c-di-GMP-I riboswitch aptamer from Thiobacillus denitrificans, 85 nucleotides, folded computationally. The coordinates come from a structure-prediction model, not an experiment, and the mean pLDDT is 87.
[in-house]
RNA sequence: GACCUGCAAGGGCAAACCCGUCGAAAGGCGGGGACGCAAAAUCACCGGUCUAAGGGGGCAACCCUAUGACGGCGGGAUCGCCAGG
Numbered sequence: 001g002a003c004c005u006g007c008a009a010g011g012g013c014a015a016a017c018c019c020g021u022c023g024a025a026a027g028g029c030g031g032g033g034a035c036g037c038a039a040a041a042u043c044a045c046c047g048g049u050c051u052a053a054g055g056g057g058g059c060a061a062c063c064c065u066a067u068g069a070c071g072g073c074g075g076g077a078u079c080g081c082c083a084g085g
Base pairs, nucleotide, nucleotide: 003085004084005083006082012037013036017032018031019030020029021028022027035072041078042077043076045075046074047073048070049069050068054065055064056063057062
């Protein structure tokens, strides 16, 4: 330095749910709370998923559409703590 592993210590993050707040929604953010996580750190680049305000279609019911989201769905890129091999 590269790769593999996670049995210690110190620390880190925080699902569901509740409250507040922003948003058309999906969802975000803050507080509480811990199901879990060794990248549950960062990036929407590829796939996937969610929503459909606006736009388009339709007599209507409703359908299509991301410029909106999800990194705790998979892949990729970048950076990285401790211990062991």
Its Rfam family is "c-di-GMP-I riboswitch aptamer". Its family is annotated with cyclic-di-GMP binding in the Gene Ontology.